[in-house]
């Protein structure tokens, strides 16, 4: 300098037009001498930022940033 991917809860990911979910982990009760485990309850997201198409955007499209590939080109 092109190109491809990927950026959603604290971490791993799912959700691909109809207003967010799941596992773990976190808090609270039970249980237990105590820890763990097991149960029940809860609390946490301006979906990377910008602008745009839509009735309606995490979803599509234009930039920008970030983070992995890859290929070019200088040394």
């Nucleotide at each position: 300098a092109g190109g491809c991917g990927c950026g959603u809860a604290g971490c791993u990911c799912a959700g691909c037009g109809g207003u967010a979910g799941a596992g773990c982990a976190c808090u609270u009760g039970c249980u237990u001498c105590a820890c763990a485990c097991g149960c029940a309850a809860g609390g946490g997201g301006u979906c990377g930022c910008u602008g745009g198409u839509u009735c309606a955007a995490a979803u599509c499209c234009u930039g920008c940033c970030g983070c992995g590939c890859c290929u070019a080109c200088c040394a």
Molecule: transfer RNA
Organism: Bdellovibrionota bacterium